[in-house]
């Protein structure tokens, strides 16, 4: 550097439900596991949704578990 067949400790949680916040897209906390080797962390590119506007052009914004891309890292294997 590379990879994730194999070990340990584990780690994270979609859908659903419940309670809070947001007009919304969603977020948070609980309960719950479909999955995830970065499903940790950035919205930077492209997308997707969402709200305002709407003749047009655009403003605000959500998603990191859409797909690149940067930054960080356990734990093993390979070299």
């Nucleotide at each position: 550097c590379u990879c994730g067949c194999u070990c340990a400790g584990g780690g994270c949680a979609a859908a659903c439900c419940c309670c809070c916040g947001g007009c919304g897209a969603c977020g948070g906390g609980g309960g719950g596991a479909c999955g995830c080797a970065a499903a940790g962390c950035c919205a930077c590119g492209g997308g997707u949704c969402u709200c305002c506007a709407c003749c047009c052009a655009g403003g605000a914004g959500a998603c990191a578990g859409c797909c690149g891309g940067g930054c960080u890292g356990c734990c093993g294997a390979g070299c």

Overview:
The RNA shown here (c-di-GMP-I-GGC riboswitch aptamer) has 79 nucleotides and comes from Acetothermia bacterium UBA3574. Of the family's consensus pairs, 95% are formed in the model. The source organism's lineage runs through Bacteria, Bacteria candidate phyla and Candidatus Bipolaricaulota.